[in-house]
RNA sequence: UGAUCCCGCGCGGGAGAGAGGGAGGCAUCCGGCCGUGAUGGCCGGGCAGCCUCCCCGCCGAAGGCGCAACCGGCCCCCGGAAACGCUCAGGCAGAAGGGCCGCGUGGGGAAG
Numbered sequence: 001u002g003a004u005c006c007c008g009c010g011c012g013g014g015a016g017a018g019a020g021g022g023a024g025g026c027a028u029c030c031g032g033c034c035g036u037g038a039u040g041g042c043c044g045g046g047c048a049g050c051c052u053c054c055c056c057g058c059c060g061a062a063g064g065c066g067c068a069a070c071c072g073g074c075c076c077c078c079g080g081a082a083a084c085g086c087u088c089a090g091g092c093a094g095a096a097g098g099g100c101c102g103c104g105u106g107g108g109g110a111a112g
Stems, first nucleotide, its partner, number of pairs: 001112001005108009018056001020055007028046007057092003063088001064086003070080004
């Protein structure tokens, strides 16, 4: 001086699966009725815009877990562990998030 490698940060890209059903509350629109000096009240129908709860179906690429492919060791036990499996969490219009990929950058370490 310094590659492969590891970690962080920034930018870009990034899949899958119901804008599901029901109830309540808030907000809002239309129609009707009643009332006030004015503010308003009630009923019916929309709106699933926001929040909460319940039910069914589904997804896997934050995280998590596994009795799990595979790898290693002092080898019938132990350790690590996937894009596999489970779906606790999360998610199923949009937004956010998002394994992973590309570019840039900071650091670690180090063959040469």
Predicted 3D model of a 112-nucleotide RNA (Glycine riboswitch aptamer) from Roseicella sp. DB1501. Its Rfam family is "Glycine riboswitch aptamer". About the family: This family represents the bacterial glycine riboswitch. The prediction has a mean pLDDT of 77. The sequence was found by an Rfam model in a public genome assembly.